Description
The RNA shown here (small-subunit ribosomal RNA) has 1447 nucleotides and comes from Trichopus zeylanicus subsp. travancoricus. The prediction has a mean pLDDT of 82. The organism belongs to Trichopus zeylanicus, within Eukaryota. It matches the Rfam family "Bacterial small subunit ribosomal RNA". Its family is annotated with structural constituent of ribosome and ribosome in the Gene Ontology.
[in-house]
RNA sequence: AGAGUUUGAUCCUAGCUCAGGAUGAAUGCUGGCGGCAUGCUUAACACAUGCAAGUCAGACGGGAAGUGGAGUAAUGCAUAAGAACCUACACUUGGGAGGGGAACAACAGUUGGAAAUGGUUGCUAAUACCCCAUAGGCUGAGGAGCAAAAGGAGGAAUCUACUUGAGGAGGGUCUCAUGUCUGAUUAGCUAGUUGGCGAGGAAAUAGCUUACCAAGGUGCUGAUCAGUAGUUGGUCCGAGAUGAUGAUCAGCCACACUAGGACUGAGACAUGGCCCAAACUCUUAUGGGAGGCAGCGGUAGGGAAAUUUUUGCAAUGGGUGAAAGCUUGACAGAGCAAUGCCGCAUGGAGGUAGAAGGCCCACAGGUCAUGAACUUCUUUUCUCGGUGAAGAAACAAUGAUGGUAUCUGAGGAAUAAACAUUGGCUAACUCUGUGCUAGUAGCUAUGGUAAGACAAAGGAUGCAAGAGUUAUCCAGAAUGAUUGGGUGUAAAGCAUCUGUAGGUGGCUUUUCAAGUUUGCCGUCAAAUCCUAGGGCUCAACCCUAGACAGGCGGUGGAAACUACCAAGCUGGAGUACAAUAGGGGCAGAGGGAAUUUCCGAUGGAGCGGUGAAAUGUGUAGAGAUUGGAAAGAACACCAAUGGUGAAAGCACUCUGCUGGGCUGAUACUGACACUGAGAGAUGAAAGCUAGGGGAGCAAAUGGGAUUAGAUACCCUAGUAGUCCUGGCCGUAAACGAUGGAUACUAGGCACUAUGCAUAUCGACCCGUGCAGUGCUAUAGCUAACGUGUUAAGUAUCCCUCAUGGGGAGUAUGUUCGCAAGAAUGAAACUCAAAGGAAUUGAUGGGGGCCUGCACAAGCUGUGGAGCAUGUGGUUUAAUUCAAUGCAAAGCGAAUAACCUUACCCGGGCUUGACAUGCCGUGAAUCCUCUUGAAAGAGAGGGGUGCCCUCGGGAAUGCGGACACAGGUGGUGCAUGGUUAUUGUCAGCUCAUGCCAUAAUGUGUUGGGUUAAGUCUCGCAAUGAGUGCAACCCUUGUGUUUAGUUGCCACCAUUGAGUUUGUAACCCUAAACAUAUUGCUGGUGAUAAGCCGGAGGAAGGUGAGGAUGACGUCAAGUCAUCAUGCCCCUUAUGCCCUGGGUGACACAUGUGCUACAAUGGGUGGGACAAUGGGUCAUGAUCCUGCAAGGGUGAGCUAACUCCAAAAACCCAUCCUUAGUUCAGAUUGCAGGCUGCAACACACUUGCAUGAAGCUAAAAUUGCUAGUAAUUGCCUGUUAGCCAUACGGUGGUGAAUUCAUUCCUGAGCCUUGUACAUACUACCUGUCACACUAUGGGAGCUGGCCAUGCCUGAAGUCAUUACCUUAACCACAAGGAGGGGAUGUCGAAGGUAGGGCUAGUGACUAGAGUGAAGUCAUAACAAGGUAGCCAUACUGGAAGGUGCAACUG
Repeated sequence: AGAGUUUGAUCCUAGCUCAGGAUGAAUGCUGGCGGCAUGCUUAACACAUGCAAGUCAGACGGGAAGUGGAGUAAUGCAUAAGAACCUACACUUGGGAGGGGAACAACAGUUGGAAAUGGUUGCUAAUACCCCAUAGGCUGAGGAGCAAAAGGAGGAAUCUACUUGAGGAGGGUCUCAUGUCUGAUUAGCUAGUUGGCGAGGAAAUAGCUUACCAAGGUGCUGAUCAGUAGUUGGUCCGAGAUGAUGAUCAGCCACACUAGGACUGAGACAUGGCCCAAACUCUUAUGGGAGGCAGCGGUAGGGAAAUUUUUGCAAUGGGUGAAAGCUUGACAGAGCAAUGCCGCAUGGAGGUAGAAGGCCCACAGGUCAUGAACUUCUUUUCUCGGUGAAGAAACAAUGAUGGUAUCUGAGGAAUAAACAUUGGCUAACUCUGUGCUAGUAGCUAUGGUAAGACAAAGGAUGCAAGAGUUAUCCAGAAUGAUUGGGUGUAAAGCAUCUGUAGGUGGCUUUUCAAGUUUGCCGUCAAAUCCUAGGGCUCAACCCUAGACAGGCGGUGGAAACUACCAAGCUGGAGUACAAUAGGGGCAGAGGGAAUUUCCGAUGGAGCGGUGAAAUGUGUAGAGAUUGGAAAGAACACCAAUGGUGAAAGCACUCUGCUGGGCUGAUACUGACACUGAGAGAUGAAAGCUAGGGGAGCAAAUGGGAUUAGAUACCCUAGUAGUCCUGGCCGUAAACGAUGGAUACUAGGCACUAUGCAUAUCGACCCGUGCAGUGCUAUAGCUAACGUGUUAAGUAUCCCUCAUGGGGAGUAUGUUCGCAAGAAUGAAACUCAAAGGAAUUGAUGGGGGCCUGCACAAGCUGUGGAGCAUGUGGUUUAAUUCAAUGCAAAGCGAAUAACCUUACCCGGGCUUGACAUGCCGUGAAUCCUCUUGAAAGAGAGGGGUGCCCUCGGGAAUGCGGACACAGGUGGUGCAUGGUUAUUGUCAGCUCAUGCCAUAAUGUGUUGGGUUAAGUCUCGCAAUGAGUGCAACCCUUGUGUUUAGUUGCCACCAUUGAGUUUGUAACCCUAAACAUAUUGCUGGUGAUAAGCCGGAGGAAGGUGAGGAUGACGUCAAGUCAUCAUGCCCCUUAUGCCCUGGGUGACACAUGUGCUACAAUGGGUGGGACAAUGGGUCAUGAUCCUGCAAGGGUGAGCUAACUCCAAAAACCCAUCCUUAGUUCAGAUUGCAGGCUGCAACACACUUGCAUGAAGCUAAAAUUGCUAGUAAUUGCCUGUUAGCCAUACGGUGGUGAAUUCAUUCCUGAGCCUUGUACAUACUACCUGUCACACUAUGGGAGCUGGCCAUGCCUGAAGUCAUUACCUUAACCACAAGGAGGGGAUGUCGAAGGUAGGGCUAGUGACUAGAGUGAAGUCAUAACAAGGUAGCCAUACUGGAAGGUGCAACUG
């Protein structure tokens, strides 16, 4: 000191979370020792029992300390002052103590009661009580009056005690100032209340009490009320300022079961004292009586949670006594608890065979790990012994602690390590298991079969007698900002103005000294903190000394600044005067255009409306044209980036009244100013109220359309309303989303009003000043966008407001309002984000450019029929598997009768059909028989080879055991390889540089051009790579070479290029050439290029092929192959027979054949190319109607064979029919291949002769040798389901205006709430579950105050009743005492209130919840731009009207 988390990525804003420290803590795991501390935070709940206050002969006297914090927001506390007071014991100092008297306890009788505890009679002393005297005391002091005493001890000196003054100390009482939590959804409170006078009372001041008089006192600087709370020194945290807290220790306060009261006393309203009342408990003889642990232990209970019913008065301190002494749960100690802090130990050194074992592994090894063992050493601690304190002050004696600490001897590594973490933050990583399960989690997140995140293991890391978790506080958090932040768009500027309190305030001089500043003094208890020393072995701990800063008070100085006092000034502000611009406001009058309606005329069929229509209107005369009349509302052009007003707002013209601004010059006032909490005024539209008015428009509403629906958009009607007058409402995206004032800080351009200057005949222009209004831009600022003298810059002053998103501008309370509603304005609960600006993509029913058989223009099909074939579905023992939009479906399969074959039934095998290694045995091959469906099983025969170092070996068969084989089993979402597709589309990137906080951008964009990121020009870019093109193959032309098996012009020859010959031609196949916009005209920018032309076989990549960038689709394939992991192992492996892959209500893809005359049949006649052939092709001849059969020449192929090409041509028949079309289906008879043709092949002949007469919606392919049409050939095979696939020639078209539209792709730009990227995102009702909350007839508690009733104890007052030791009188009686009465008075009762808590049938909205329903409102022009206010309306989002905003 920071870090994680919003995003595809970025910057910002903002919240949440973490790392640190702390605690009177608690809790799961673990636990060796010692020292020092600490230990009911909850029930101020109830308490058994023991002790805690006694002492003294008696009397007097004492009652401290301790415990807990209920109450208390000031009768308290803290700090600093003050005065009208009291003060026992102790201290200093002065005086005094003379003379008398009467009682009462104890005690002794007697007596009541269960007890507690009394009653009564009698006796008695004092340092107990009383009277008189005296007094340096007291009483306003003149007189007069009042008030004291006590002795005891000793032989004595003397000591001690008593009384009364004075003084100080210590203690206490009272008063005042300042400070002391939250709430305004608590704004008024107060009747002894505020003050005065008299009286009373008190230690003393005082409404402290009372009678009378006055009407005050207090409060927005927060009274009153409500909630919470003992307060301080301090403690914790923090850099500090702050913040939080108030255990232990110390000061003060308050209380003692609850409430009231007084007595005694120096001191109490006391509680281990009294009285009364209430509650509770105990006891009782039922009449009564007793009690108060918030003392120390302890018990029950509560609670997450906290100790022994211990020792001692040895020390310190208290009480008492003359003293010895006694007493003291204060205190000193011990015990218990890891509760905290501090310290120590659990061993040290050596030790590689790198041990066993665990874990990992690439199987080599690595690691735990010198760690253990082993050798050696030590003994803190531990066990057992010995010695043995200090604390004691005193002549001596006196130690609970304690036989403790310490010291010392012996023994033996002996008695002693856990806990948490290990994805990131955050130090530390692998294996196995699990499989969105179990679980983890502080945040982010993790887990769906290869989890470093779960569980376990091994390793590692952290810390250590502890270590994690939980709770709470501070910090981090500048996240409430004084130090130290913000408000254009992120949360946040009031709708605007006027103005009160308050805050702030121009220049000069004086006074004063409040603020300010400075010196000194007092104080802020001790302890704590800090610093320095010292003592326990160290430390914690303890002791001693010192001290900073700061607060409050006193006192002395200074006088700059602020304030005050006084006097001035004119610059701020204002007044007067003269002009000036203006939709500024209010009132009145006038005007024309348009619209609608009405009256009339002309006229005669539609009008109107829309995307298209319809509702509507019109022959009862509309619309159109035209004349007239009426009404209401709004004011075209001018008009503007323009004017004006505080804002809302304001526009035809004229008149009246009136506010403000600006300009100018000269006077005057002399700081009069700025801001502005409360308060007041104004305040669009909609809406409300009363009365008018009502042309047009138009919420609601009716109707017509659209639609799946259409409570909408569109159309036709139409009411409130819109208009006026009076009164309410008080809100808007009331926006510049930007509060007001003042000053300062580069420019440029423009407009409005006006002054000066200049110029002119005049009006302008140009220049300059002031006030306004705009654009652009520098510095600066800003997260960026942007702003920028009209600041969002630099500063000062004042005010408002915000502090994560949602819940919610909701609930509740209050105020305002006729209402609608407005203003003020929460919480529970929930999420880890919500948000701003900008970036790159993707996308848009946004825009621009461009392109493709994409459309269009054409040709032919498919879709309808029959059949072939593939697929789905269904069926089945099995119908093996894969492929599923384009980019699966005549696809894998270039051939399923067995085999193939992976599937099914059945029969068999288990080291296996196949590979390697080991052992035994036999060479091997071969033949026959039995059985069986076959596989297989059994039996017999024949045979003995090759090499040799004579041991054996090679090859091979059989048998055996184990390693292993085997798997078309799973995962293509673990993979390699390969393939399809986007797409033969023109793109995709990099280096360096530059711009930007950054993501990124630039380059690659722009002007042209191209098939092309092709080329060119320009440019903060310069270059490069990969794609494009070219290089390759085929084809088209030519040349050269070559001339057989191919060719034949000339010559000879034949039936025939048959043969001799020829090398010209064709052809074959090798090399080379050719095309590059090269030439030319135009165009273009003198470019790249484009258009046309010439030449040329070919002209602008000549045609076709191969060639496929970065990437996308978790695209396809584990069944071609390879391969990780998982699974099977007498089976998911292997062998065999048979079956299946060929099923069949159906759906669909791809094809073939057709429906006929551009045809079919018959006969005749022409012309190819590519290919293939020796287990082959098969001529010829014979035979059969044919398929075929027999024969077997030639050819290992430019030689021979397949081989006939077909469409075509000629001739002829058919003549528009389900036909001489079409050929399905079926019957019979044959053929070929093959072990085998039934399921299930192909083929021939004869017979049979189905649907079908050109095909709906929809849709495919194709731009030239193409489509269409026509045959031929190969591969795969024994054969073939081939109409397929792949090739090959023959014949041979039509059309392309063009890019509006559909579809795909590319580039630029724009919007975006999308980034899994529009199959996106997302809103609301309804249904279901859960959660918290509001309302609610009420119900039940608590608290507070008030009125009335009652009125205990008790003080005070009164008293005519009773009584009489001290004193007076000496007799009655009085003072005195008692009783009674009265005022006040607690609890209680009663009544109506206020506040608050709990609960409540029912009800309301809200929130949350992987896959519910209905729609699709928003985000793109979101398909009707959206949104704000308001009103109406609708299942719902929403729609519409009116005015405003641009986000």